[in-house]
C1' cells in the first nucleotide's frame, strides 16, 4: 500500500416548554421510566389463545455427517466440490446399473450412440500396356467439423487403416484392509479392460417433519335505543282476509294482515287540521357502544467462575429495562465536534433476509 474476517458506536451536553406509563398526593403538583440494530419484509421456527381431532392417503416442506437448541429451512465443528497467490469466500451437497421423461439451435448422430468430411487392404465393375485412377460392397471413432455435452488420458506395440485389440503408467469401478462416532479419506492389498454420459430447482424413489386459525386470538363487566321472553295494569265498537285448533257443521276460540270511528303521542297557546305509532310499568336473558384483563418478569440482560475447539450448557452474584388503543417517545434555543445514514414498537421470543452517512477496535493475509 492492497485486502479478508469478527465485534462495536449510531451526534454529545445544557436550559425551557410539552406528550405518555407507573408511584406518591384531596388537589395543584412532584419523582421516575420512555424505540432499533434493524422496531422493516412477514420468509422460517416456537410460546400463548380458541376451534377441531378415529385411522389413512394426498398436498407441502426439508435433504453430506456429527453436535447445539424449546424448535428450526437457524447456528457451530467437520467432510466433499468449486473460486482465490493467500487470509478467506461460495455450494437445494440423498438416489440417474426401479421406472417414465427431457435436451432449444447446430450437427450425420443426443444414447441399445452415431459414418458428414477424412482414412483404408481384400473382393466386384469401368478406364489404362503398366504403375495407377474412378465407382461399388465393406471396414474404421485415430484426425477434422457441430454442440453445454459425442463412450477415459499419454506412450509403445499392433493393423490395410484403426480401435483397451494387447501392454506400461495415470484415472475409474468393485471387493477387502486401515484410520475416523460418522460423512469420508488412504504413498494400502486384490480384482475388472473400463461396464455406469447429463438433468431429480422434471415426474418419481428413499428418509425425516407436518391439524386449522390467529391478540381484531381469547376471557370478564356492561349502558341508552331497538328487538326477544315473562308478570302486572289499561285495553271501546263493529268490518274483512289468511292460518291453526275444536265443532252439534250453524259457528266458537287463538294468532297474524288490512283499513274505519273512538282513545294515545307529536306539531301548536287551544279547537279544527295534519303527521305518526299501536299502549304503560317492572323483571329476565343475548348482543352492541364503552370499560377491564390478555400486556410484558421472560427459552430476560450483565459480570465472574467452571465444562466444551466451538455453537452452547451449568453455577453464583446482580439489574429492573416502553407498553399505547386515535395510539406517547417531541419542539425551541444555546454550545461543541469528525456536521450526523437507514429508519420508528403494537402479544412475545429465536433466526434469516433486506436498508444503512460516517467512524472505532481486534485478529489475519498478500505485495514492496
Nucleotide at each position: 500500500g492492497a485486502g479478508u474476517c469478527g465485534g462495536c458506536c449510531a451526534g454529545g451536553c445544557a436550559a425551557u416548554c410539552g406528550c405518555u406509563g407507573c408511584g406518591c398526593g384531596c388537589a395543584a403538583g412532584c419523582g421516575u421510566g420512555g424505540a432499533g440494530g434493524a422496531a422493516a419484509g412477514u420468509c422460517c421456527g416456537g410460546g400463548c389463545u380458541c376451534c377441531c381431532a378415529g385411522g389413512g392417503c394426498a398436498a407441502g416442506g426439508c435433504g453430506c455427517c456429527a453436535g447445539g437448541u424449546a424448535a428450526c429451512g437457524c447456528c457451530u465443528g467437520g467432510g466433499g466440490g468449486g473460486c482465490g497467490u493467500g487470509a478467506g469466500c461460495c455450494c437445494a451437497c440423498g438416489g440417474a446399473a426401479a421406472g417414465u421423461g427431457c435436451a432449444a439451435c447446430a450437427g450425420a448422430a443426443a444414447g441399445u450412440a452415431a459414418a458428414c468430411c477424412g482414412c483404408c487392404a481384400a473382393c466386384c465393375c469401368c478406364c489404362g500396356c503398366a504403375a495407377g485412377g474412378g465407382g461399388g460392397c465393406g471396414g474404421u471413432a485415430a484426425g477434422g467439423g457441430u454442440g453445454a455435452a459425442a463412450u477415459g488420458g499419454u506412450g509403445c506395440g499392433g493393423u490395410a487403416a484403426g480401435a483397451g485389440c494387447g501392454c506400461a503408467c495415470c484415472g475409474c469401478g468393485c471387493c477387502g484392509g486401515u484410520g475416523g462416532c460418522a460423512a469420508c479419506a488412504c504413498u494400502c492389498g486384490g480384482u475388472g479392460g473400463c461396464a455406469c454420459g447429463g438433468c431429480a430447482a422434471a415426474c418419481c424413489c428413499c428418509g425425516c417433519c407436518c391439524g386449522g386459525a390467529g391478540c381484531a386470538a381469547g376471557a370478564c363487566c356492561a349502558a341508552a335505543u331497538a328487538g326477544g321472553g315473562g308478570a302486572g295494569c289499561a285495553a271501546g265498537c263493529a268490518g274483512u282476509c289468511c292460518c291453526a285448533u275444536c265443532u252439534u257443521c250453524g259457528g266458537a276460540u287463538g294468532g297474524g294482515g288490512c283499513a274505519g270511528c273512538a282513545c294515545g303521542u307529536g306539531u301548536g297557546g287551544c279547537c279544527c287540521a295534519c303527521a305518526c305509532a299501536g299502549g304503560c310499568u317492572c323483571c329476565c336473558g343475548g348482543g352492541u357502544a364503552g370499560g377491564u384483563c390478555g400486556c410484558u418478569g421472560g427459552a430476560g440482560g450483565u459480570a465472574c467462575g467452571c465444562g466444551g475447539c466451538g455453537a452452547c450448557g451449568c453455577g453464583u452474584a446482580u439489574c429492573g429495562c416502553a407498553g399505547a388503543u386515535g395510539a406517547a417517545u417531541g419542539a425551541u434555543u444555546g454550545u461543541c465536534c469528525u456536521c450526523g445514514a437507514c429508519a420508528g414498537a403494537a402479544c412475545c421470543c429465536g433466526g434469516c433476509u433486506u436498508a444503512u452517512c460516517g467512524g472505532c477496535c481486534g485478529a489475519c493475509u498478500c505485495c514492496u